[in-house]
The prediction has a mean pLDDT of 78. Two RNAs folded together computationally: RNase P RNA and transfer RNA, 470 nucleotides in total. Rfam match: Bacterial RNase P class A. Rfam classes the family as a ribozyme.
RNA sequence: CAAGUUGACCGGGUGGUCGCGGUUUGCUUCGGCAAGCUGAGGAAAGUCCGCACUCCGCAGAGCACGGUGCCGGCUAACGGCCGGGCGGGGCGACCCGACGGAAAGUGCAACAGAGAGGUAUAUUGCCGGUCGGAAGUUGUACUUCCGGCCGGCGAGGGUGAAACGGUGGUGUAAAGGACCACCAGCAGCGGCAGCAAUGUCGCUGGCUUGGCAAACCCCACCGGGAGCAAGGUCAAGCAGGAUGGAGCGUCGGCCGCGGCCCGACGCACGGCGCUGCUCGCGUCGGCUGACAUCCGGGUAGACCGCGUGAGCUACUCAGCGAUGGGUAGCCAAGAUAGAUGAUCACCGCCCACUGUUUCAGUGGGUACAGAAUGCGGCUUAUAGGUUAACUUGGUCC
RNA sequence: GCGGGUGUAGCGUAGUGGUUAACGCGUCUGGUUGUGGCCCAGAAGACCGUGGGUUCAAAUCCCACCACUCGCC
Numbered sequence: 001c002a003a004g005u006u007g008a009c010c011g012g013g014u015g016g017u018c019g020c021g022g023u024u025u026g027c028u029u030c031g032g033c034a035a036g037c038u039g040a041g042g043a044a045a046g047u048c049c050g051c052a053c054u055c056c057g058c059a060g061a062g063c064a065c066g067g068u069g070c071c072g073g074c075u076a077a078c079g080g081c082c083g084g085g086c087g088g089g090g091c092g093a094c095c096c097g098a099c100g101g102a103a104a105g106u107g108c109a110a111c112a113g114a115g116a117g118g119u120a121u122a123u124u125g126c127c128g129g130u131c132g133g134a135a136g137u138u139g140u141a142c143u144u145c146c147g148g149c150c151g152g153c154g155a156g157g158g159u160g161a162a163a164c165g166g167u168g169g170u171g172u173a174a175a176g177g178a179c180c181a182c183c184a185g186c187a188g189c190g191g192c193a194g195c196a197a198u199g200u201c202g203c204u205g206g207c208u209u210g211g212c213a214a215a216c217c218c219c220a221c222c223g224g225g226a227g228c229a230a231g232g233u234c235a236a237g238c239a240g241g242a243u244g245g246a247g248c249g250u251c252g253g254c255c256g257c258g259g260c261c262c263g264a265c266g267c268a269c270g271g272c273g274c275u276g277c278u279c280g281c282g283u284c285g286g287c288u289g290a291c292a293u294c295c296g297g298g299u300a301g302a303c304c305g306c307g308u309g310a311g312c313u314a315c316u317c318a319g320c321g322a323u324g325g326g327u328a329g330c331c332a333a334g335a336u337a338g339a340u341g342a343u344c345a346c347c348g349c350c351c352a353c354u355g356u357u358u359c360a361g362u363g364g365g366u367a368c369a370g371a372a373u374g375c376g377g378c379u380u381a382u383a384g385g386u387u388a389a390c391u392u393g394g395u396c397c
Numbered sequence: 398g399c400g401g402g403u404g405u406a407g408c409g410u411a412g413u414g415g416u417u418a419a420c421g422c423g424u425c426u427g428g429u430u431g432u433g434g435c436c437c438a439g440a441a442g443a444c445c446g447u448g449g450g451u452u453c454a455a456a457u458c459c460c461a462c463c464a465c466u467c468g469c470c
Base pairs, nucleotide, nucleotide: 001393002392003391004390005389006388007387008386009385010384012347013346014345015344016343017342018341020039021038022037023036024035025034026033027032041368045379046378048377049376050375051374052373053227054226055225056224065223066222067221068220069219070084071083072082073081074080085099086097087096088095089094100218101217105216106215107212108211124156125153126152127151128150129149130148131147132146133145134144135143136142137141165183166182167181168180169179170178184208186205187204188203189202190201191200192199193198231304232303233302234301240295241294242293243292244291247267248266249265250264251263252262253261254259255258269285270284271283272282273281274280311330312329313328314327315326316325317324318323348366349365350364351363352362353361354360355359398469399468400467401466402465403464404463407422408421409420410419415453424440425439426438427437428436446462447461448460449459450458
């Protein structure tokens, strides 16, 4: 210098004008106004996991259902993170892994192929016997070839994603763990290292026991349900309950001729409103009762939950690390149809073009996105940039 | 906030481990007809929403994401 790996971080700055949410102080005609302070993220997102919190349920145990799945640790908890083991990929830094069990049981494997899991498998093939035929030689014998039948074999060829250990030898009519040696793998036992997963060494065994559990299943562990529209406090209006609550006359009607039975009118009376009182005006009311007072539940609405928390920053200690402890300092959005915005100027950063040595000019771009109970993770989106450690290759000293 | 479902040719659907993904409508070409339709014959058209994984093999099983849609409080 080029290519790359892993981790950490930033993700615009300053000022002006207009506008919005919260809060403190002051003023107020109680409607607000003014000033000060403050106001999104690394993912606030997806809602995929785990908790806190709240209400409901619950003697205990089991089944069902769902989830997790090498070992150890961290944590409030987790399917997260850290360290380690094993397997796979990469020259390497490093990355990836749903990574318990297939000699508990059931099931699946298209097509091709003789045969697809059962001590299975034959119209390719190898070999023996027998029968028939043909050819050769002097030969009824022998050899070779062809075909049928019976039997042995599973080595070779071939199919397939996968064919029942591999190599060499012995043996055989031909063959095969049939037998032997070595190697691989499996199971059991023991030694050593390690908390463990596991690694390694030795002995023994039967000779090989395949794949799929992101098929059913078995084993171990975990899980009660619902969710801040949880839940709680106060409480208009409407409806409900209790108590209080104001009559006489005239006329008409009804019939049982008497009636607080019905209707109209008048005057009183009782409420309500118009400012506290008087008058006046308006309006409502007659026991099926205006109106007043009280009661319980509770809608709208308001408030709490809801911002001091598994909190943030700096330093430090323990630990390989995740993480935990200590000291000091700090308080940092809280809306409720949802504020955190718009615009202008200058600067920064990136890209392209022009002049081309720094540099200058012109044009363009400056992401993804946006709280709604909170927190820990995972996943996904993200213009551009900073930084640390490491790897591979090249060049120079 | 909580919980489901769907995605396959232009449109509507089937296929839920196994050969080259099936059917109807539509499209195109040819025939028939004086012309068009009906009808007859044939053809094209799908990376099965996207990206990974499991398996010998994936539209189908698993995971993540995207889009649409439904229910409850």